[in-house]
């Protein structure tokens, strides 16, 4: 020193977990051609709200270059790499979330 020119926002997925809907097991109560209501437990429930990537995708915005123009703007191409903890945090809660392109390895 490579480590911010490019590292910004939406949208979604992978993943995550249980507030809160729904599912499932018990209980009560309640129906009786077999039904609802309610408590409690379960996420070792594929779910629907949810959280959700720097090292997933699409967008848009940004940056570079050329064109073309009046200084304003249009257009067109590019826009790259990226191994990675242990701990803490925050929500109801938990994670590829946040500390984090961090420490560390190379």
């Nucleotide at each position: 020193a490579a480590u911010u020119u490019a590292a910004g926002c939406c949208u979604c997925u992978a993943g995550g977990g249980u507030u809160c809907c729904g599912g499932u097991u018990u209980g009560g109560c309640u129906a009786g051609g077999u039904u609802g209501c309610u408590a409690a437990a379960c996420g070792g429930c594929u779910g629907g709200u949810c959280c959700g990537a720097g090292a997933g995708a699409g967008g848009c915005g940004g940056g570079u270059u050329g064109g073309u123009a009046a200084u304003a703007g249009c257009c067109a191409a590019c826009u790259a790499c990226a191994c990675g903890g242990c701990g803490g945090g925050a929500u109801a809660a938990a994670a590829g979330c946040c500390c984090g392109g961090g420490a560390g390895a190379u």
Molecule: Guanidine-I riboswitch aptamer
Organism: Nodosilinea nodulosa PCC 7104